[in-house]
Context: one part of a larger RNA
Molecule: small-subunit ribosomal RNA, 5' domain
Organism: uncultured Flavobacterium sp.
RNA sequence: GAUGAACGCUAGCGGCAGGCCUAACACAUGCAAGUCGAGGGGUAGAGUUAGCUUGCUAACUUGAGACCGGCGCACGGGUGCGUAACGCGUAUGCAAUCUACCUUAUACAGGGGAAUAGCCCAGAGAAAUUUGGAUUAAUGCCCCAUAGUAUUAUAGAAUGGCAUCAUUUUAUAAUUAAAGUUCCAACGGUAUAAGAUGAGCAUGCGUCCCAUUAGUUAGUUGGUAAGGUAACGGCUUACCAAGACUAUGAUGGGUAGGGGUCCUGAGAGGGAGAUCCCCCACACUGGUACUGAGACACGGACCAGACUCCUACGGGAGGCAGCAGUGAGGAAUAUUGGACAAUGGGCGCAAGCCUGAUCCAGCCAUGCCGCGUGCAGGAAGACGGUCCUAUGGAUUGUAAACUGCUUUUAUACAGGAAGAAACACCUCUACGUGUAGAGACUUGACGGUACUGUAAGAAUAAGGAUCGGCUAACUCCGUGCCAGCAGCCGCGGUAAUACGGAGGAUCCAAGCGUUAUCC
Repeated sequence: GAUGAACGCUAGCGGCAGGCCUAACACAUGCAAGUCGAGGGGUAGAGUUAGCUUGCUAACUUGAGACCGGCGCACGGGUGCGUAACGCGUAUGCAAUCUACCUUAUACAGGGGAAUAGCCCAGAGAAAUUUGGAUUAAUGCCCCAUAGUAUUAUAGAAUGGCAUCAUUUUAUAAUUAAAGUUCCAACGGUAUAAGAUGAGCAUGCGUCCCAUUAGUUAGUUGGUAAGGUAACGGCUUACCAAGACUAUGAUGGGUAGGGGUCCUGAGAGGGAGAUCCCCCACACUGGUACUGAGACACGGACCAGACUCCUACGGGAGGCAGCAGUGAGGAAUAUUGGACAAUGGGCGCAAGCCUGAUCCAGCCAUGCCGCGUGCAGGAAGACGGUCCUAUGGAUUGUAAACUGCUUUUAUACAGGAAGAAACACCUCUACGUGUAGAGACUUGACGGUACUGUAAGAAUAAGGAUCGGCUAACUCCGUGCCAGCAGCCGCGGUAAUACGGAGGAUCCAAGCGUUAUCC
């Protein structure tokens, strides 16, 4: 000098930031991922009309929840257990790769079929849940057709390169598409190519301590073949060979998420990895795959385990390292708050819905910064205190009283924002007739907040540590190697500037000291 700090004493306000460093310990409760009726069938309910048996039936309109289907749930948010690794950083490569939504371009969308949830009927179970029957729809599923710059195979040609080869192209054969809603429009569907974005893989270099760790390794190292993958590869398998790594530190052990950055320092270095950003890993512990463009998936599935809970003992349910909150641990770390107004995300044509992301508010001197606690005059140098060389002086001290002034801040009253531009709807203009532009209109959690004005009045506001040397600041009293102090040197045994009190002084100041850690 610094800190995600803690403790002691003290405390007026504001702005901006930060806030479980310990038990990746266990969690009550609420919320944190839904959305689409312009994909589908359609129920309860509501309304209207009619009939009459006046509380039922029929028709029509509308229509929640649940169900099928689509997209999202792989983002966003949390944590740092593991990991010494192509994990991260940096620089390259993929002639060894994939990419939903988005953009651009071209072409297309013909015909048919079988189911299934829901609804209905009948059951089982304490519950979670579940069985059978009948029936039904779709942008759900299946079949046929059509199609090429797609894929596969065969046969050629040209160009190029980086070894395997790559690109372009010709011919033949085979294989694979589609979906509608609504009928004005609009939104969608399929195939191919290109882009954008995101991801995967490989490689050079860098990346802590221990040699009181010296040898390690059998899918091990390489080859051939096959399988697998989006893709290369012992990634996996069969066979063959006997290799591969290592004092330039293998292997083993310990510790640890990495970086941008942060602290310190003139620098070189040394230390750290909180907040914010990028990457990685994880989601009670271990394992596994499914779905999907993307996961081996925090609030999905299955299995095993530990723990907790419910039970009618037959069986079931759960996972806060999301936001709040609770217990425990600890020196120690906050509200079971408001709003989707803004920014962003998901779905939707849109209106809109959802969003503990986010924006705000609450708590805490935890830090940084700013402001205030008055200003000017005022000597009888008052009273009181303390000290002394004591009829007197010194100091507290212009300090107070007293006079004048100001009103930041606090209080009261009044006014009162910016953050909002849009979307949608309406009007107009332009032309390419569905796009662009212009105008008008609407929307604020924070919040009656920030800010501004007025009123009265010095009114509402100072402490902490230290005073032997280092180190700025000295005297008296008490104590008497006691009580005690102390960072180091050291003080204290009867004149203690070092202990305790008082007066005075010094340094910082809404803080001041102590402790811990780093330079």